[in-house]
Molecule: ZMP/ZTP riboswitch aptamer (pfl RNA motif)
RNA sequence: UUUGGGGUGUGUGACUGGCGUAACGUGGAUCACCACGGGGGAGCACAUCUUUCAUAUGCCGUACGCCUGGGCAAAGCGU
Numbered sequence: 001u002u003u004g005g006g007g008u009g010u011g012u013g014a015c016u017g018g019c020g021u022a023a024c025g026u027g028g029a030u031c032a033c034c035a036c037g038g039g040g041g042a043g044c045a046c047a048u049c050u051u052u053c054a055u056a057u058g059c060c061g062u063a064c065g066c067c068u069g070g071g072c073a074a075a076g077c078g079u
Stems, first nucleotide, its partner, number of pairs: 004053001005050008015040002017067005024037005058072003
C1' cells in the first nucleotide's frame, strides 16, 4: 500500500463412517475404524469476467431412512 460480492476455468483439497433396503467395491480390524480403488466435495490459491451487483444464525460427504464422528469457514483468546 492492497483488501467486498458473484460467475467461469485451472490447481489444490480437509472430510468422505455404521446399520437397514436391490441400492459404492475389495481386504482387514481391537468395530460408527484402517488401507486401496471409485465417486462426491465445502474450503483455499491463481487467472479471467462482472463493476458495487455482497452482508444473518453458515457450508461439506448421501439413493433414502435411522444414527455416529469429523472437517472447513467465521469470531475471540493465547503463542